[in-house]
Context: one part of a larger RNA
RNA sequence: UUGGGUUUAAAGGGUCCGCAGGCGGGCUGAUAAGUCAGGGGUGAAAUGGUGCGGCUCAACCGUAGCACUGCCCUUGAUACUGUUAGUCUUGAGUAAUGGUGGAGUGGCCGGGAAUAUGUAGUGUAGCGGUGAAAUGCAUAGAUAUUACAUAGAACACCGAUCGCGAAGGCAGGUCACUAACCAUUUACUGACGCUGAUGGACGAAAGCGUGGGGAGCGAACAGGAUUAGAUACCCUGGUAGUCCACGCCGUAAACGAUGGACACUAGCUGUUGGACCCACAUUGGUGGGUUCGGCGGCCAAGCGAAAGUGAUAAGUGUCCCACCUGGGGAGUACGUUCGCAAGAAUGAAACUC
Numbered sequence: 001u002u003g004g005g006u007u008u009a010a011a012g013g014g015u016c017c018g019c020a021g022g023c024g025g026g027c028u029g030a031u032a033a034g035u036c037a038g039g040g041g042u043g044a045a046a047u048g049g050u051g052c053g054g055c056u057c058a059a060c061c062g063u064a065g066c067a068c069u070g071c072c073c074u075u076g077a078u079a080c081u082g083u084u085a086g087u088c089u090u091g092a093g094u095a096a097u098g099g100u101g102g103a104g105u106g107g108c109c110g111g112g113a114a115u116a117u118g119u120a121g122u123g124u125a126g127c128g129g130u131g132a133a134a135u136g137c138a139u140a141g142a143u144a145u146u147a148c149a150u151a152g153a154a155c156a157c158c159g160a161u162c163g164c165g166a167a168g169g170c171a172g173g174u175c176a177c178u179a180a181c182c183a184u185u186u187a188c189u190g191a192c193g194c195u196g197a198u199g200g201a202c203g204a205a206a207g208c209g210u211g212g213g214g215a216g217c218g219a220a221c222a223g224g225a226u227u228a229g230a231u232a233c234c235c236u237g238g239u240a241g242u243c244c245a246c247g248c249c250g251u252a253a254a255c256g257a258u259g260g261a262c263a264c265u266a267g268c269u270g271u272u273g274g275a276c277c278c279a280c281a282u283u284g285g286u287g288g289g290u291u292c293g294g295c296g297g298c299c300a301a302g303c304g305a306a307a308g309u310g311a312u313a314a315g316u317g318u319c320c321c322a323c324c325u326g327g328g329g330a331g332u333a334c335g336u337u338c339g340c341a342a343g344a345a346u347g348a349a350a351c352u353c
Base pairs, nucleotide, nucleotide: 003325004324005323006322007307008306012321014202015201016200017199021195022194023193025088026087027086028085029084030083031082033081034080035077036076037075038074039073040072041071042070048066050064051063052062053061054060091192092189093188094187095186096184097183098182099181100180103178104177105176106175107174108173111155115151116150117149118148119147120146121145122144126137127136163170164169207248208247209246210245211244212243216242217241221237222236223235224234259320260319261318262317263316264315267298268297269296270295271294272293273292274291275290276289277288278287279286280285302309303308326353327352328351335346336345337344338343
């Protein structure tokens, strides 16, 4: 390399957009580049294989014909691929009508509970904390309780086996803006599609820069315990951080450890968003069924080493991309690119088992 693979054994890129490239629906005509057939030319010799022959055999040599799977020219074939002309509507998209959501961005507070702090009142000796304690707080009046004020962060119940989003992720209320998805019926465009190396955008937490903010929590740190020790687990404090604005970082068990698209292949059951039908009741409705889109559970066949999976496939097929090839050394070294840094990306070898 071929082959074989990628849920858990090595292996799916964190996610999407998208240039090139690869692949691509039905019908008709043209063409004949790929493809197929006939003919011609060429494909040096040696080598190769086959027959025969010459050295006593063999190696070796001679000779005949074959092969040289290729290239070029020419005459045809036209199913498939390509090119080209036309056409179609089922793929894809647009419009209309009706819906859905904790999708996103920005503003406003305008919200209540809790917490902390301050002030004032009542009140008196403890509070707090633990397995038990102590550090800590408290007669300069704490804890508790009442009233008022201030601050920051997060949004109980609803809440779900739920919904939305490409992923990361998203939940108090309201307003504005933006995007998406779904169903229904026609109408329109007429293959406009799928995937996507390089590239671009987004991307939890932590971390970094500048300026704010700082209630609670809380790396580091300090103290008290525990212990043989205790640089921990437990307790009392507590800085960065957590929050906001702008700019970086670009990584995660970024997980369904399962790339994307399309088609096909038994059922049963629940839930969510629509549409339609039937029965009952009619003021909103209730129950059942069919169907389209999502989210779950159980299982036939099949698949699988098994666990399991099973129309949301890990089944049966097609197309495109990414990745793997024994363990350690090592996601290290070197080089390069990016970054303020931390570091990220790319990524070996010697040696060893």
Overview:
A computed fold for a 353-nucleotide part of an RNA from an uncultured bacterium, annotated as small-subunit ribosomal RNA, central domain. The coordinates come from a structure-prediction model, not an experiment, and the mean pLDDT is 86. The full RNA is in RNAcentral, with records from ENA, Greengenes and SILVA.